[in-house]
Context: one part of a larger RNA
RNA sequence: UGACGGGGGCCCGCACAAGCAGCGGAGCGUGUUGUUCAAUUCGAUGCAACGCGAAGAACCUUACCAGGGCUUGACAUGCUGGUAGUACCGAACCGAAAGGGGAGGGACCCUUCGGGGAGCCAGCGCAGGUGUUGCAUGGCUGUCGUCAGCUCGUGCCGUGAGGUGUUGGGUUAAGUCCCGCAACGAGCGCAACCCCUGUCGCUAGUUGGAUUUCUCUAGCGAGACUGCCGGGAGCAACCCGGAGGAAGGCGGGGAUGACGUCAAGUCCGCAUGGCCCUUACGCCCUGGGCUACAAACACGCUACAAUGGCCGGCACAAUGGGCUGCCAAGGCGCGAGCCGGAGCUAAUCCCACAAAGCCGGCCCCAGUUCGGAUUGCAGGCUGCGACUCGCCUGCAUGAAGGCGGAGUUGCUAGUAACCGCCGGUCAGCACACGGCGGUGAAUACGUUCCCGGGCCUUGUACA
Numbered sequence: 001u002g003a004c005g006g007g008g009g010c011c012c013g014c015a016c017a018a019g020c021a022g023c024g025g026a027g028c029g030u031g032u033u034g035u036u037c038a039a040u041u042c043g044a045u046g047c048a049a050c051g052c053g054a055a056g057a058a059c060c061u062u063a064c065c066a067g068g069g070c071u072u073g074a075c076a077u078g079c080u081g082g083u084a085g086u087a088c089c090g091a092a093c094c095g096a097a098a099g100g101g102g103a104g105g106g107a108c109c110c111u112u113c114g115g116g117g118a119g120c121c122a123g124c125g126c127a128g129g130u131g132u133u134g135c136a137u138g139g140c141u142g143u144c145g146u147c148a149g150c151u152c153g154u155g156c157c158g159u160g161a162g163g164u165g166u167u168g169g170g171u172u173a174a175g176u177c178c179c180g181c182a183a184c185g186a187g188c189g190c191a192a193c194c195c196c197u198g199u200c201g202c203u204a205g206u207u208g209g210a211u212u213u214c215u216c217u218a219g220c221g222a223g224a225c226u227g228c229c230g231g232g233a234g235c236a237a238c239c240c241g242g243a244g245g246a247a248g249g250c251g252g253g254g255a256u257g258a259c260g261u262c263a264a265g266u267c268c269g270c271a272u273g274g275c276c277c278u279u280a281c282g283c284c285c286u287g288g289g290c291u292a293c294a295a296a297c298a299c300g301c302u303a304c305a306a307u308g309g310c311c312g313g314c315a316c317a318a319u320g321g322g323c324u325g326c327c328a329a330g331g332c333g334c335g336a337g338c339c340g341g342a343g344c345u346a347a348u349c350c351c352a353c354a355a356a357g358c359c360g361g362c363c364c365c366a367g368u369u370c371g372g373a374u375u376g377c378a379g380g381c382u383g384c385g386a387c388u389c390g391c392c393u394g395c396a397u398g399a400a401g402g403c404g405g406a407g408u409u410g411c412u413a414g415u416a417a418c419c420g421c422c423g424g425u426c427a428g429c430a431c432a433c434g435g436c437g438g439u440g441a442a443u444a445c446g447u448u449c450c451c452g453g454g455c456c457u458u459g460u461a462c463a
Base pairs, nucleotide, nucleotide: 001463002462003460004459005458007457008456009455010454011453012452013451015447016446019411020410021409022408023407026302027301028300029299030298031297032296033295034293035292042053043052064288065287066286067285068284069283070282073126077125078124079123080122081121082120083119088105089104093100094099108117109116110115128277129276131275132274133273137271138270139266140265141264142262144260149188150187151186152185153184154183155164156163157162168179169178170177194254195253196252197251199222200221201220202219203218204217205216208214225248228242229241230240231239232238304404308363309362310361311360312359313358314357320351321350322349325344326343330339331338332337370401375396376395377394378393379392380391381390417439418438419437420436421435422434423433
């Protein structure tokens, strides 16, 4: 000087408390461990691994396993020699394919016509490696932490490490600001400048609307600054209350993450040093595996019902996506879906009926008209192909489950909770992820305690 303390003081944070909904019990989905396997490819492992890399494993992907094959090699570049019916296309035949095989067909550019080039063949130098090392690395990322901090120049103090500044008194979300002070200034952080949203105005507009307007779309601008009033404060910073206002005292949300820590993560995104394999640790193909299942954990979905379930009728969104795409009307089918073909390069058409909700009816507390697992049969769709191993529909079957031990998670407002919709990935496949709107709470006395953090101080046999 730091770090640490079951030392102290001051102060924060959904940290506790107050409250609401959950998880932990059940079934299922997904991830992981373990076990199994020819293989169940690899990585991630307290917080900060475990719906994580996966924004989509039937083949492909694919890195794993078995078998079949190829070697200048699926791809790049250079050199040497060769080749003329050559390059290229390619029938028989073997084969699961890859590959082997080769009947037959059959070119191009330059040219001084000798030849040269491209291509092909052979050979060499090399290619290739998701092989290894993230303690050899770059880049990127997580985390402490949106925490209030981390430093520098000069001066001053100290033999020195170093201190001072940055401590102190107030104040703030903040090293924010004020006052004081051997310090005076400055940098990276904080804040502001950026985006969305809330009010109004202007301009423009083939979306809606009987059309100066309004809604909306898109650009520009105004508005909020403790500006005004009262009170408190050393009359400083600032705090409390009020007026006006759509909005106050950082209005709400986002983007933005200092010096550094964890030899944190990644050599399977990419790049890259060293090491290693080179008829193979490279390359191609078929099939299998990543989907195994006694068990354990993590995160979710659906429930256990009556503020509920089912049936009929009626209503109201927003974000988005769409041309080898979105797909209307109409018809067929109980339905998934099929036929059909209009429109749309899209504020003009389509996806697209939002759902919870409201009105009416049934159920009558039962493992039930709750719950839907599991299984059988019959179908639909995508795709070369749904056996291993996709999604959906109909009929039948109807399991566990009657609110969950110790413990544990999220959330302070248009939030939680509940409800549906859209998108990326994608041929197909979403209970995940990212967004969007609808309905819309309860509670916070307080900071003693648990966890994490900031500043000052104290102890230390630790660095």
A computed fold for a 463-nucleotide part of an RNA from an uncultured bacterium, annotated as small-subunit ribosomal RNA, 3' major domain. The RNAcentral record of the full RNA draws on Greengenes.